[in-house]
Two RNAs folded together computationally: RNase P RNA and transfer RNA, 446 nucleotides in total.
């Protein structure tokens, strides 16, 4: 200098004008004395994802002696944690020269499935072509060669996503773990190393036993259901429905019946609304200590949105940043002038994660190649 | 706010032990008819919403995203 891998921080600053929401204090006005409204002062006012609602909890109600089954979830080992499908460290396998990245129980317990192609698709594997042997019928002087039948063979070809360990040598009619060496697999041992997954070493065994469990399933662990519109308090107001003693009016009167109206009280539906839940918490920042780390412990300081159709904003100016054009001549840098740009998105019970979106700016660590000293 | 569904042809919808994706209507062509409609015959038409993963192979199984819809005081 080139190419690449991983991680982190930030998400403009200041000033002016106008405008919002919450708390506290205080004044005016109204008041049913509960408060409402308005002014002033003071103070606070979005995020790294507030998002998706994908996991896990807190909290609340329902259920509940306890346990089991069903259903659901998770899955190398150890740790962290309130908990998790999260995080940290480590182990094994795979891609890559490498930094790094991706994956993770069991397929020799059983069931199922493997389309098409192919001779054969999981079974005691399997003979389509080819190769080899024997018998037989032909051709040929012969070497040899063609057909048929019986048998041997998976080394070669062909099919397929996948064809029953791999490489090499011996062996054989041709071949084959048939035999041998190495690699791989399986089984066992070591009072081997390690907390463990596992690693290392030694010995045995020629060793048919594929893939799929994000198919059923098996093993181990976890798990009751619903969700703040949960739930609790207050009980005023509005619009209805049903029942309804009694009274009034009308149908000439009375009784009965019907219609309309009023209606104590009871039951019930809907709309709207007040308060709590609801903002001091698995809290934030800093320091010290423990730990490789995730994280934990101790101490100090701080209070940091709580609205309820929903505030946290808009405009202007200056500076900083980025982009483009122009400026005395090819390029680059600096400087100057002019113009343009600033994302994703926005609390709604709260917290820990994951995932997804994001204009830019800045920083750290690491790998490979090349050049120079 | 919370919970739960759906997306397949132009439209409405089927699609199971994962193996070349269908039906009805619509469209186009032909027959019939004087002509149209109806009827009969035939044909075309697909990013199975998108992106990854598992698998030899995905509309289907798993994860993420987009859009649309329903319910709850």
């Nucleotide at each position: 200098g080139g190419a690449g891998g991983g991680g982190g921080u930030u998400g403009g600053a200041c000033g002016g004008u106008c405008g919002g929401g919450g708390g506290c204090g205080u004044g005016g006005c109204g008041u049913u004395c509960g408060c409402g409204u308005u002014g002033c002062g003071u103070u606070c006012c979005a995020g790294g994802a507030a998002a998706g609602u994908c996991c896990g909890g807190a909290c609340u109600c329902c259920g509940c002696a306890g346990g089991g089954u069903a259903g659901g979830g998770c899955g190398g080992c150890c740790g962290c944690u309130a908990a998790c499908a999260g995080c940290g460290g480590c182990c094994c396998c795979g891609c890559g020269u490498g930094a790094u990245c991706g994956g993770g129980g069991g397929a020799a317990a059983g069931u199922g499935c493997c389309a098409c192609a192919g001779a054969a698709a999981a079974c005691g594997a399997g003979a389509c072509g080819g190769c080899c042997g024997c018998u037989u019928c032909g051709g040929g002087u012969a070497a040899c060669u063609g057909g048929a039948g019986c048998g041997g063979u998976u080394a070669c070809g062909g099919u397929g996503a996948a064809a029953u360990g791999g490489u090499g040598a011996g062996g054989u009619a041709a071949g084959a773990g048939c035999u041998c060496a190495c690699c791989g697999g399986c089984c066992g041992c070591g009072c081997g190393c390690g907390a463990g997954a596992g690693c290392c070493g030694c010995g045995g065994u020629g060793c048919u036993u594929g893939a799929c469990a994000a198919a059923c399933c098996c093993c181990g662990c976890c798990u009751g259901g619903a969700g703040c519109a949960a739930g609790g308090c207050c009980g005023a107001u509005c619009c209805g429905g049903g029942g309804g003693a009694g009274g009034g009016c009308g149908a000439c009167c009375c009784g009965c019946c019907c219609g309309c109206u009023u209606g104590a009280c009871c039951c019930u539906g809907g709309g709207g609304u007040g308060c709590c839940g609801c903002a001091c918490g698995a809290g934030u920042u800093c320091g010290c200590g423990g730990g490789c780390a995730a994280c934990c412990g101790c101490g100090a300081a701080c209070c940091c949105a709580g609205a309820g159709g929903a505030a946290u904003g808009a405009c202007c100016g200056u500076c900083a940043c980025c982009c483009g054009a122009c400026g005395a001549a090819c390029c680059u840098a600096c400087c100057g002038u002019c113009g343009g740009g600033g994302a994703c998105a926005a609390a709604a019970u709260c917290c820990g994660g994951c995932u997804u979106a994001c204009a830019g700016a800045c920083c750290c660590c690491c790998u490979c190649c090349u050049c120079g000293a | 706010g919370a919970g739960c569904c759906g997306u397949u042809a132009g439209c409405u919808c089927a699609g199971u032990u994962g193996g070349c994706a269908g039906a009805g209507c619509a469209g186009c062509g032909g027959c019939c008819u004087u002509u149209u409609a109806a009827g009969c015959c035939g044909c075309g038409g697909g990013u199975c919403c998108c992106c990854g993963g598992u698998u030899c192979g995905a509309u289907c199984c798993c994860g993420g995203g987009a859009c649309g819809g329903c319910u709850c005081a």

It holds a member of the Rfam family "Bacterial RNase P class A". Rfam describes the family as follows. Ribonuclease P (RNase P) is a ubiquitous endoribonuclease, found in archaea, bacteria and eukarya as well as chloroplasts and mitochondria. Gene Ontology terms of the family: dimeric ribonuclease P complex, tRNA processing and ribonuclease P activity. Model confidence (mean pLDDT): 77 of 100.